[in-house]
Context: one part of a larger RNA
Molecule: small-subunit ribosomal RNA, central domain
Organism: uncultured Desulfobacterium sp.
Formats: sequence, C1' cells, structure tokens
RNA sequence: CUGGGCGUAAAGGGCGUGUAGGCGGUUUGGCAAGUCAGAUGUGAAAGCCCUGGGCUCAACCCAGGAAGUGCAUUUGAAACUGCCAUCCUAGAGUAUGGGAGAGGAGAGUGGAAUUCCCAGUGUAGAGGUGAAAUUCGUAGAUAUUGGGAGGAACACCGGUGGCGAAGGCGACUCUCUGGACCAAUACUGACGCUGAGACGCGAAAGCGUGGGGAGCAAACAGGAUUAGAUACCCUGGUAGUCCACGCCGUAAACGAUGAGAACUAGGUGUAGCGGGUAUUGACCCCUGCUGUGCCGCAGCUAACGCAUUAAGUUCUCCGCCUGGGGAGUACGGCCGCAAGGCUAAAACUC
Repeated sequence: CUGGGCGUAAAGGGCGUGUAGGCGGUUUGGCAAGUCAGAUGUGAAAGCCCUGGGCUCAACCCAGGAAGUGCAUUUGAAACUGCCAUCCUAGAGUAUGGGAGAGGAGAGUGGAAUUCCCAGUGUAGAGGUGAAAUUCGUAGAUAUUGGGAGGAACACCGGUGGCGAAGGCGACUCUCUGGACCAAUACUGACGCUGAGACGCGAAAGCGUGGGGAGCAAACAGGAUUAGAUACCCUGGUAGUCCACGCCGUAAACGAUGAGAACUAGGUGUAGCGGGUAUUGACCCCUGCUGUGCCGCAGCUAACGCAUUAAGUUCUCCGCCUGGGGAGUACGGCCGCAAGGCUAAAACUC
C1' cells in the first nucleotide's frame, strides 16, 4: 500500500467560518476527454506457456508457435462520468406574516444575605468541634434594634424546560445585535455537501498593566488528631476569585459517538408554532412540522447496550488508529512575556 477499524478495547480534530481539492438533483441537444469496441504498428533476445526435436532419461539445450496487463495511430459507439448549451423545481436560498428563547454586547436599576463602621438596648460569655483548643470578648463581644459603606452573587419561579457551533448562558429595565422555528403564497433556479491549509471563537487555572476587594480561599501561620500528620477537622489568612484592556489555547473541551443526505415498526412525556373538531370563549380530542427525553421491534454489537436524535441499511467528504513501556517525552521547527503549547521520533525493553 491493500485490508480492517474509531460509544466503553488503540482511534472523532474542543468548536465554527471558509480557500484549494473531492463529491454532487432534473430535461433535451451537442462534443467525444474519461469509458467501450474494431483495425494497424509496436511491445528486443532470453524466460514463462504450447508443439516438435537433440544429449541413453532428466536437468539442460535447439526450432517453431502462442501469449504479452501496456503504448501510439486510426475508425466507430454515446449508456454512464466530464465539458458546452438548454429546460425544470423536489436540494439550497430570498421576500411576507407570526410567536418562543438564561443566544451575544453595552448602559442603568433592585431586593435578600454575608462582612465592616456608627448609634441604642443589654451582660458574660461567644465561637468552634467527635471532643477540644488556637480565636473574639468587661477597652463591653455574642444577641437584638436603627442608620450607613462596600463588593460579589442573583433564593423562590426552575422543569432529563429553553437558547447557543462549541466553550457556555439564569434578578429587572432599556439600547444595539446573531441564529433557529412555524404558516401560506410568490420569486431565484443547483446557487449544494464536505473541507487539507488558513482565519476566528474557545471553561477553569495561569501571565502582563491598571483598578477593585464583601464573602470564599491555593500558599502560609497557628490549634487539634496521630506513632508521625508537610493531610482530612478548627481559627486566621495572601495571591486569586470581580472589572477594563492584552496574552495563554489547554480540559473526563464527553453523547468519551465528526459533518451532510436518504431509507427502515411502534408507544409515551415535554417545549415552540400551526391545521381540524368543538365551544360564547378557554379546555378536551384528532393531526402536521421543528426540538428535547424515556421505553421498545427489526437490524446491529464481543458484551454492555444502540435502536427515525442509530451504534440499523447505504452514499459523499474530512479527522484519526495500527501491541505495552520508553513518550505525548528527546531533538529540530513554529508559537508564547513566562508557565508552557503545537508538531513529533529512536535506542533500549517486555
């Protein structure tokens, strides 16, 4: 390479936009590059295969024939692929009208709670634990009432509910803004799918500069526990957590399941939007599309399980795997302020 695979055994890129490339709906006509058929030439000799012959046989050798995937020229075919032209509307998209949503960004506002400060009441404890102690408190704590400051997070609603490509998103109001869905028509006419590179986004932690700092809390200190206790428990507590701007680019970035399309029993819940029936109206009932769950047939699977949201049956494109360790390491390159990231071996060993 061929082949076989990628939910859990090795293996789906964290996610998107999209370049090249690969693949691509329907009608008719044309061309004839691919494709198919014929002819001619070529395809050295030896070898392989067939026939015959020579060494006593054979190996070996000799003669003849056949074969020779291929290439070139030429004559045709036109179904399929391709190219040119043309037609269409089932893919894709646009317009119109709707409703849903923690989708994103910015600005503003609110209440509960913690902490701190001031004042009042009040007195000896409070706190904490398995039990304690460190700790706080007669310089008046804890408790309670009133007032104030500041930061962070938004109880209930809240739901295998919703939205987003993923990361993720949850108080309220306003402004700006992306996407999806439904209905009925009209329009464009294959404009599509995937996507190596590339570019962008990307939790937490971490880094840079400047703010902010209530609570929590790596590090650190103390108290306990213990044989020890560099821990688990307790009292404190700094980075950090928050904001702005800039980096980092990784996660069990998980559905451990790439994207798109078609087909293949059902049952039941739920969210959004419709249609029908019914009604004064709202329900109820039947039904369509889109999403999100559970159960389950065929089928698949090593089993577990999956099962119209497939891990079933197929097609297109991309990524990835190829025994364990060494190792996601060394070296080199690229990126980064650094931490480090990306790419990625071998010796050796079992």